[in-house]
This is a predicted structure of a 104-nucleotide RNA (SAM riboswitch aptamer (S box leader)) from a Bacillota bacterium. Lineage of the source: Bacteria > Bacillati > Bacillota. Its mean pLDDT, the model's own confidence on a scale to 100, is 86. It matches the Rfam family "SAM riboswitch aptamer (S box leader)". About the family: The SAM riboswitch is found upstream of a number of genes which code for proteins involved in methionine or cysteine biosynthesis in Gram-positive bacteria.
């Protein structure tokens, strides 16, 4: 990097350093010099894999990941439904993405 598969409405912040962008991409909308983003330290959340325990599905949170603004921040493509003049809203699916596990 590619493929397969599961999940994505819940949850979880302080300090230090840096200094201008950041939230994947497009459009919105938002975060940001009252210092965002990133990195480091500590803390926390969760429970995917392993371990352990017990009544095979739970528990634990020991190890490996992951995560700690906003539903994956919202939309974008298709179908259905509701109200309608432009248009607005809801549900389902798809695309894309993220993370785990497995494979090449």
């Nucleotide at each position: 990097c590619u493929c397969u598969u599961a999940u994505c409405a819940a949850g979880a912040c302080a300090g230090a350093u840096c200094g201008a962008g950041g939230g994947a991409a497009c459009g919105g909308c938002c975060c940001g010099a009252u210092g965002a983003c990133a990195u480091c330290u500590g803390g926390g959340c969760a429970a995917c894999c392993g371990g352990c325990g017990c009544u095979u599905g739970c528990g634990u949170g020991c190890g490996g990941u992951g995560c700690c603004a906003a539903c994956u921040c919202c939309g974008a493509c298709g179908g259905c439904c509701c109200g309608a003049u432009c248009c607005g809203g809801g549900c389902c699916g798809g695309c894309a993405g993220a993370u785990g596990a497995g494979a090449g």